[in-house]
RNA sequence: GUGUUGGUGGUGCAGUGGUGAGCAUAGCUGCUUUCCAAUCAGUUGACCUGGGUUCAAUUCCCAGCUAAUGCA
Numbered sequence: 001g002u003g004u005u006g007g008u009g010g011u012g013c014a015g016u017g018g019u020g021a022g023c024a025u026a027g028c029u030g031c032u033u034u035c036c037a038a039u040c041a042g043u044u045g046a047c048c049u050g051g052g053u054u055c056a057a058u059u060c061c062c063a064g065c066u067a068a069u070g071c072a
Base pairs, nucleotide, nucleotide: 001071002070003069004068005067006066007065010025011024012023013022018055026044027043028042029041030040048064049063050062051061052060
């Protein structure tokens, strides 16, 4: 330089063109306990950036940024 794959809460991952974006973990509160931990219940928090298509985009398309990797 060029091809491919990925980018989703603090972390690790799902997911789909259709209106509450989930799971685990984490933080907080409560329950329980003599206390802590664990359990249980509740709660907080996210679609890399810009543009396009569409009635509607996190999803499709284009460009950029970034990570990994192949080739040179």
The RNA shown here (transfer RNA) has 72 nucleotides and comes from Aquarana catesbeiana. NCBI's taxonomy places the organism under Eukaryota, Craniata, Euteleostomi, Ranidae, Aquarana. The RNAcentral record of the sequence draws on Rfam. Its Rfam family is "tRNA". The family's RNA type in Rfam is transfer RNA. Gene Ontology term of the family: triplet codon-amino acid adaptor activity. Model confidence (mean pLDDT): 80 of 100.